Record summary
Two RNAs folded together computationally: RNase P RNA and transfer RNA, 440 nucleotides in total. Rfam match: Bacterial RNase P class A. By type it is a ribozyme.
[in-house]
RNA sequence: GAAGCAGAACAGAUGACCGCCGCCUCGCAGAGGGGGAGGAAAGUCCGGGCUCCGGAGGGCGUGGUGCUGGAUAACGUCCAGCGGGGGUGACCCCAGGGAAAGUGCCACAGAGAGAAGUCCGCCCGCUUUGGCGGGUAAGGGUGAAAGGGUGAGGUAAGAGCUCACCGGAUCUGGCGGUGACGUCGGAUGCCAGGUAAACCCCACCAGGAGCAAGGCCAAAUAGGGGAGCGUAAAGGGCGGCCCGCUCGAGCUCCCGGGUUGGCUGCUUGAGGCCGUCGGUAACGGCGGCCCUAGAUGAAUGGUCAUCACUGCUUCACAGGUAACUGUGGAGUUUUACAGAACCCGGCUUAUGGUCUGCUUCAGCC
RNA sequence: UGGGGCGUCGCCAAGCGGUAAGGCACCGGAUUUUGAUUCCGGCACUCCCAGGUUCGAAUCCUGGCGCCCCAGCCA
Repeated sequence: GAAGCAGAACAGAUGACCGCCGCCUCGCAGAGGGGGAGGAAAGUCCGGGCUCCGGAGGGCGUGGUGCUGGAUAACGUCCAGCGGGGGUGACCCCAGGGAAAGUGCCACAGAGAGAAGUCCGCCCGCUUUGGCGGGUAAGGGUGAAAGGGUGAGGUAAGAGCUCACCGGAUCUGGCGGUGACGUCGGAUGCCAGGUAAACCCCACCAGGAGCAAGGCCAAAUAGGGGAGCGUAAAGGGCGGCCCGCUCGAGCUCCCGGGUUGGCUGCUUGAGGCCGUCGGUAACGGCGGCCCUAGAUGAAUGGUCAUCACUGCUUCACAGGUAACUGUGGAGUUUUACAGAACCCGGCUUAUGGUCUGCUUCAGCC
Repeated sequence: UGGGGCGUCGCCAAGCGGUAAGGCACCGGAUUUUGAUUCCGGCACUCCCAGGUUCGAAUCCUGGCGCCCCAGCCA
């Protein structure tokens, strides 16, 4: 210098003037004071709080998660490991239980797609010399995939048929680890394809709905008309089904009418910052300090000035043959993604420049 | 704000693991003096986009993008 990997913080600052939305105070047609978006407020993908459904019951079904240990209110999140894979490396990725419980599927091609099988070939026998019967998975061919690999023995030719080594599987012993697992052996020729982001099996988790939840007040009128079902128990709680419990005389649909207001929930919370202790860490304990938006067609903005940052243009000086580099000044352009809506913890996506640490390669000393 | 659903040719759409039917429209040709009708042929390298699972993805899974629908009270 180039290419790359990991992480962190920030999201222009200050002042003046003019506005917008809440709050507080006062001597209240007003004046004064103080506050006012984010790291993602987004997508609504997970998890929880909160609220209602009766204190949330049982079974089946359905959905989700899926190595181990921990963290947490909880999680599909996070931390630390294990195993596998990728990269020269820093480092990154993994829906990472079970295919030997069962079922399904594996198009085309191919003889055959799974306790198989003879298309070509090889070997043996017969032969009317065209072939036929048998053996054979070593060789060829097809395919994404063809039932361990290499070599030797063996054989008519062959084959784990036998043997040696290698790989795997099952059973088993020692050691280390909380564990996933690692490591060192022993026995058995046991060698049985893939797919579970196909059904399924195993383990664990999950009752449903959502602030338009829910509570209160006010306003308004035609609490009206029609059809169906029902007290032989419909229908609601129960928004998958059944049982059970409970409420139970009304329920559903169509036509029509009125109002389309206010208060509450509402923002102090698993809150933030700093220090310290425990822990590898995620995180937790303790102490101190701080209060930091609550709008409802929806406020949080605009203009100007100065400074800062980055880029561009230009001037001066210094170095250099030059390209150019450094320092200083002036001018100018901007300023990414994006806007709270009950509240939190995550994930994912969008996005600007900056800084720190590390890796590889190339050049020079 | 919350809940639900859908993206396949220019338009309407079928297909839901095995290489994308069909109709309208469009283009070329035939028939006709010409036009319409009719007949024949053509028209999807990317199934909204990206990644993954699989031998193989429009289809299955994950994330994103876009569009549509429903939801107040009296009751």
Model confidence (mean pLDDT): 78 of 100.